[in-house]
Molecule: RNase P RNA; transfer RNA
Organism: Anaerolineales bacterium
RNA sequence: AGGCUCGGCCGGGCAAUCGCAGGCGGCUUGAUCUGCCUGAGGAAAGUCCGCGCUCCACAGAGCACGGCGCCGGGUAACACCCGGGCGGAGCAAUCCGCGGAGAGGGCCACAGAAACAGACCGCCUUUCGAGGUAAGGGUGAAAAGGUGGUGUAAGAGACCACCGGGACUGGCAGUAAUGCCGGUUGCCAGGCAACCCCCGCCGGGAGCAAGGCCAAGCAGGGACGAGAAGCGGCUCGUUUCUUUUGAGUCCCGGGUAGGCUGCAAGAGCAUCGCGGUAACGUUGGUGCCCAGAUAGAUGAUUGCCCUGGCCUGCAGGAUUUUUUCGGAGAUCCAAGUGGGCUGGACAGAACGCGGCUUACAGGCUGAACCUGCAU
RNA sequence: GCCACCGUAGCUCAGCCGGCAGAGCAAUCGCUUCGUAAGCGAUGGGUCGUGGGUUCAAAUCCCACCGGUGGCU
Repeated sequence: AGGCUCGGCCGGGCAAUCGCAGGCGGCUUGAUCUGCCUGAGGAAAGUCCGCGCUCCACAGAGCACGGCGCCGGGUAACACCCGGGCGGAGCAAUCCGCGGAGAGGGCCACAGAAACAGACCGCCUUUCGAGGUAAGGGUGAAAAGGUGGUGUAAGAGACCACCGGGACUGGCAGUAAUGCCGGUUGCCAGGCAACCCCCGCCGGGAGCAAGGCCAAGCAGGGACGAGAAGCGGCUCGUUUCUUUUGAGUCCCGGGUAGGCUGCAAGAGCAUCGCGGUAACGUUGGUGCCCAGAUAGAUGAUUGCCCUGGCCUGCAGGAUUUUUUCGGAGAUCCAAGUGGGCUGGACAGAACGCGGCUUACAGGCUGAACCUGCAU
Repeated sequence: GCCACCGUAGCUCAGCCGGCAGAGCAAUCGCUUCGUAAGCGAUGGGUCGUGGGUUCAAAUCCCACCGGUGGCU
C1' cells in the first nucleotide's frame, strides 16, 4: 500500500420565526390567556421468543399437546449472551453446525436382483431338479469397512497382518462436554428424528380491548332447562352460583360509544471503583428523573455550518509546441480557494422490560489475519 | 393494540402425512354451420408470494420476510 475478517459508535449541528402535547406556576376555582421546563428510536417495526403486571383458585394433579437440546457459566427468564468441546469450510484472522438411527415403528419415488438380508449378469459345483458365492459387472442420492495375504470348487472377516470405526473396559488431565495413553472383542447391517418416537429439561390459560372505580342510559319477551361457570383438548380435584320465587345456555328486542385509574422512580439511567478470562454482578461512591397521547403531540419555513455528487472561475504543478526569450497556446493532474445546482437513509412510542429478526443514505473508530514493497 | 387464517395457470379452486403439478371456466387452433352461439376434438400456458434451511429429493416439513382477509370492546 492492497485485500479480507470480526466488532463498537454516530446517524445531521446552531440560530430565528410560526405551531403541537404534557407538567409546574401566575391571573380568577374551571375554561381562555400567559411564563418556565420537558418532549421518539437504534431499530419505537415484525409480534418471533422470554418475563414483569392483572384476572381466572395462594395456579393444583395426571394424560394429551407444544417448545428447547454438545458441556459449563450468566440472567427475573429465554430459543438470548459469554467461555469451552467436537466436526466441517478457509493459507489465516474467522465463519457454520451440534442429544439418541446399536430401544421400537415407519419411509427411502424412478432405476436396480436387492434399499436391509438381497442372487439379474458373472464365478463355482451339479445327479440338470437345484445349490453355493457379496470378490467382479451394472442401477442408484445411498449397495454390505479398506489394502495385502492365507484359504477355497468358486468365494467371503471364514482366517491372518496393518489401517479406519464401534462396543465393553482401565489409567491420567479436566467441574463437564471431551482429550491423551492403553486393554479385550471380528462386533463392521446405510440414510431420514425440521416423520412417529426415546431420553433430559421447561411450559396452567388469557391478555392493558387484562383488571379496578365512577357516571350516563334502557324494556322486556321467548325456547331449553338441572346442573352451570371459573376464557384453552380431556379427566380428576377444588371454588363460586343455583335447583321451580329456577342458576345457566341460546334466540329476538332495547341502551351506551363517556371519565378516572392501571400509566411512567424502574429487573431505572450515567459514571467511577471493586470482583470475574468474559457474558455479567455489586447491601460500594457520586450524579440524575428521562415522552405519556387517546384518532393519537414531538412539526414546518428561512439563514449559516457539516457532508456526498455534478458543473465552473481563479491560482498552482507536469509535459509539449512556438518565440521578439518577456511570454503565448495545447493537453493532463488534482492537494488550494471562490461560485452555482442538487442529495443527506430506514422509520415514528401507545402497559412496561430483556432478547432475536428484519429495514437503513452516509460517516467515524478499534482489533486481528494474508499478500507485496521498503528499512 | 391483540389474535387467527390465506397466497398454486388469465379467473375460481384441488393437491399440503415429501417422489415428473392438476380440474372447471377462459385463450388458441380444427371440426360442425350459409354464418354466429352452443356442442365435439386438440393444443399452449406455472419463479407453486419471496429468500434461506432440512432432505438424495420440497407446492408439501422448518425459519425469516412480503402482500391480503377476517375476528376481538